[in-house]
Context: one part of a larger RNA
Molecule: large-subunit ribosomal RNA, domain II
Organism: Hymenobacter psychrotolerans DSM 18569
RNA sequence: GCCUACGAGUUACUCCUCUCUGGCAAGGUUAAGUGUUUUGAAGCACGGAGCCGCAGCGAAAGCGAGUCUGAAUAGGGCGCAGAGUCAGAGGGGGUAGACGCGAAACUUUGUGAUCUACCCUUGGGCAGGUUGAAGGUUGGGUAACACCAACUGGAGGACCGAACCAGUUUCCGUUGAAAAGGAUUUGGAUGACCUGAGGGUAGGGGUGAAAGGCCAAUCAAACUGAGAAAUAGCUCGUACUCCCCGAAAUGUAUUUAGGUACAGCGUCGGCGUUGAGUUACGUGGAGGUAGAGCUACCGAUAGGACUAGGGGGUGUCACAGCCUACCGAAUCCUGACGAACUCCGAAUGCCACGUAAUAUAGCCGGCAGUGAGGCUUGGGGUGCUAAGGUCCCAGGCCGAGAGGGAAAGAACCCAGACCAUCUGCUAAGGUCCCUAAAUUCGGACUAAGUUGAACAAAGGAGGUCCACUUGCUUUGACAGCCAGGAGGUUGGCUUGGAAGCAGCCAUUCCUUUAAAGAGUGCGUAACAGCUCACUGGUCGAGCGAGAGGGCAUCGAUAAUACGCGGGCAUCAAGUCCGGUACCGAAGCAAUGGAUUUACGCUAUGCGUAAGUGGUAGGGGAGCAUUCCAGCAGCGGUGAAGCCGUGUCGUAAGGCCUGGUGGAGCGGCUGGAAAAGCAAAUGUAGGC
Numbered sequence: 001g002c003c004u005a006c007g008a009g010u011u012a013c014u015c016c017u018c019u020c021u022g023g024c025a026a027g028g029u030u031a032a033g034u035g036u037u038u039u040g041a042a043g044c045a046c047g048g049a050g051c052c053g054c055a056g057c058g059a060a061a062g063c064g065a066g067u068c069u070g071a072a073u074a075g076g077g078c079g080c081a082g083a084g085u086c087a088g089a090g091g092g093g094g095u096a097g098a099c100g101c102g103a104a105a106c107u108u109u110g111u112g113a114u115c116u117a118c119c120c121u122u123g124g125g126c127a128g129g130u131u132g133a134a135g136g137u138u139g140g141g142u143a144a145c146a147c148c149a150a151c152u153g154g155a156g157g158a159c160c161g162a163a164c165c166a167g168u169u170u171c172c173g174u175u176g177a178a179a180a181g182g183a184u185u186u187g188g189a190u191g192a193c194c195u196g197a198g199g200g201u202a203g204g205g206g207u208g209a210a211a212g213g214c215c216a217a218u219c220a221a222a223c224u225g226a227g228a229a230a231u232a233g234c235u236c237g238u239a240c241u242c243c244c245c246g247a248a249a250u251g252u253a254u255u256u257a258g259g260u261a262c263a264g265c266g267u268c269g270g271c272g273u274u275g276a277g278u279u280a281c282g283u284g285g286a287g288g289u290a291g292a293g294c295u296a297c298c299g300a301u302a303g304g305a306c307u308a309g310g311g312g313g314u315g316u317c318a319c320a321g322c323c324u325a326c327c328g329a330a331u332c333c334u335g336a337c338g339a340a341c342u343c344c345g346a347a348u349g350c351c352a353c354g355u356a357a358u359a360u361a362g363c364c365g366g367c368a369g370u371g372a373g374g375c376u377u378g379g380g381g382u383g384c385u386a387a388g389g390u391c392c393c394a395g396g397c398c399g400a401g402a403g404g405g406a407a408a409g410a411a412c413c414c415a416g417a418c419c420a421u422c423u424g425c426u427a428a429g430g431u432c433c434c435u436a437a438a439u440u441c442g443g444a445c446u447a448a449g450u451u452g453a454a455c456a457a458a459g460g461a462g463g464u465c466c467a468c469u470u471g472c473u474u475u476g477a478c479a480g481c482c483a484g485g486a487g488g489u490u491g492g493c494u495u496g497g498a499a500g501c502a503g504c505c506a507u508u509c510c511u512u513u514a515a516a517g518a519g520u521g522c523g524u525a526a527c528a529g530c531u532c533a534c535u536g537g538u539c540g541a542g543c544g545a546g547a548g549g550g551c552a553u554c555g556a557u558a559a560u561a562c563g564c565g566g567g568c569a570u571c572a573a574g575u576c577c578g579g580u581a582c583c584g585a586a587g588c589a590a591u592g593g594a595u596u597u598a599c600g601c602u603a604u605g606c607g608u609a610a611g612u613g614g615u616a617g618g619g620g621a622g623c624a625u626u627c628c629a630g631c632a633g634c635g636g637u638g639a640a641g642c643c644g645u646g647u648c649g650u651a652a653g654g655c656c657u658g659g660u661g662g663a664g665c666g667g668c669u670g671g672a673a674a675a676g677c678a679a680a681u682g683u684a685g686g687c
Stems, first nucleotide, its partner, number of pairs: 001687006011096003015093010027052003033046005056063002066078004099237002102234001106227003110223002117201009126191001128160003131156001135152006164188003170183003203219001205215003240622006250263005264370002266367006276360001277358009291344001292342002298338002302334004309327002311324004373398010403414003418593004423589003429583003432567003438580001440579006451569002459554002463551004468546005480538005486511003491505003517532001521530002594612008623676001625673007633665002641660004646655003
C1' cells in the first nucleotide's frame, strides 16, 4: 500500500417543548398492586393514591374575574371573555460519557536502588620499568650547633607503561553485528583508584565533585492500579439513493476576538389581511454631497495700488521736518484654495401620495447553518492619489457555478448545466497552418518584425503621412556656381599693441554705389588672410517658417535559451475606418422523455403555464441489511453463499438463467433495530 472483518447522533427518564396519529373531553389519566385467561414481546377486569387542566394577582397577610401598586372609585402592571388530557410516533432541548477517537496533566493506592547516584559492611585487584623526599650510618666540619660529602633508605592524589577503568580525535556504522557499537588515536593507571558480594536512602521524595544529572532503554517530578469514558470553546473522522428550496462570512455584546447569545439572512408548517412587497410613470417633499463660489462668512493665499505703523538715512542736542529700489496691518484692484468654509447647488438615492403591472410581503410556531470571506468596478478614509495592503459605502461575480472565450488561469468577457440527439441559429471571441470558420471586399497608415491580446516616461530627432497658418517666387524665388563685398577709417577711448572682430563709448555717422555692418564667424602679438550679411550674373519652378494631428524612431539594463501559445506574417496574417459572409457555448430553437409547483378538467389521468446549477443547512419520497408477528409459499427433481452472461428500474437496487455449492430460504402486510464505510497518521488479520 491493497484486501477482508470491525468502526461513530445511541439508550434511559414521573423532565421540558413542538408537530402528526388516535381515545375521551370541562374534564383526562391511572401507578404500585390484586384477580383472571387458551403462558406471552401477553390480553382483559379491578385499583383514583397521585398528576395535568378547569383562576388569577400579590413578597405576604390576603382578596378574587379580578388583583397588585397607590391617598385614590386615577393611571399603570399581570390576569379574565372556556380546551384540555392520556397514549403512540417523530423533530429539538435538559440530565446522564451522550456522535466516535485523541491530550499534556491532577488526585490517590501501591511497586521499584538486580540499571544508575551516594552511603554502610565485608572481600578482591593494580605486569614491568623510572625517579630517589624525610630519616639513618660513616667521613669531613663546628667551642657546640649549623653545614658538606658519600653510602643507606624507599616517600609521592610522583614519572613511563600493560591488565583494569575511562571515552579525546577521526573514520565506519545509521531499515546497525549493536535502541550508543567497531577501528584508530587518546586520558588515568598506589589513588578523591578500580571492582565482587551483602545492605541502606523512594517520587515534590531520594541521590547528585551540580549536567536538571541519575532513580530498571522512561525524569523540570519514575512506574502501576483506581477516580476515569477526567476535561478538550481544539484537530481529525462520521457509512445507501433520488426529489424541492437554499444561506452566511453582517450588527450589538462578550476575560471577547478561530467560541457564544440576541438580531439579520435559509427552510418547513400554520394564519389570514388584502395590494401592505416589487417595478415603472406622475405629483409633492426633506436634505447640503458632486460641482461651483468666496467685495457672502471662517481660515489660508500670489502680484499690484494705496496706506497706519515700523526699520534705515538725513537733520546742530531734543522735537519737528525731509528722503527711502526696505518690512508692512487695514482698504482697493487682479488671480486663486479648503473633509471639519458656504451667498449657492445638482444628478442619483430616500419619504409620502396617485395610477398601472406583477404574487410577493407580513405575522405565529418547529428546525437550522452562518457570525475567518475574497476578487473586481465605481465613490471615499488610511497608506506613498504604494501593495494580491487596510477600513467603509453602492453594484457584480467567486464562495456554493459547470459550459464557451482570455495559450494555461476561483473572481475578467459571454452565458446560468433536468435527461437524450452524428439537428439548426447565435453570444463573447474568432475565420493563413497547428485549429471550426474569409489568404473576404473598399480606403488609409506603418518599414520599426514596430506589431501580431501583459509590459513604460521625461526628454531627443530634416523618419514619414495628413489637414492648416504665414512669407518669398517667371518683375525669376530657394540651393549651388561666377563676380563684387568699397572710401572717410587703424571711428573715438583704452592699451605694450587694439587696425570690423580683448574691453569701454556712441543720434553705429557720412560718402561712392547694383551692393557692401564703424561689421556674422574663423584667424593674427598687432596687421595680413579667409568668410558672412548685402548686390549683380548664371540656372528655371517652386522654396522657406510656424503650430497641430496619425503611425513609426531613440531613450530601453536582470540574472540557464530563444519564445506573438507556436509555425510564421510586410498593398499584412500589423494598425485605423467601414461593409458582407461564415465559425463559435451545456445560451436560444427543434424532436423525444423525466420530474416539481400552480391552475383547469371529462380527475389513479390529461391539458396549460412557469420551473428543475448548488456548499452549510431545512423539507419530502424511497432502496438495501438483520430480527419479530400474521398470511400465503419454495427447497437433495438442489436452499443460502460464490463466479459469469443477460435483462428491468431515474437512482439506491431488482429479476431470469448457466456454473459452483450441498441445507436451508425468501414473498406480501406490518413491527423492531448492534441498520449501509473510502478516508479517522482508524483497530485486527492476511498478502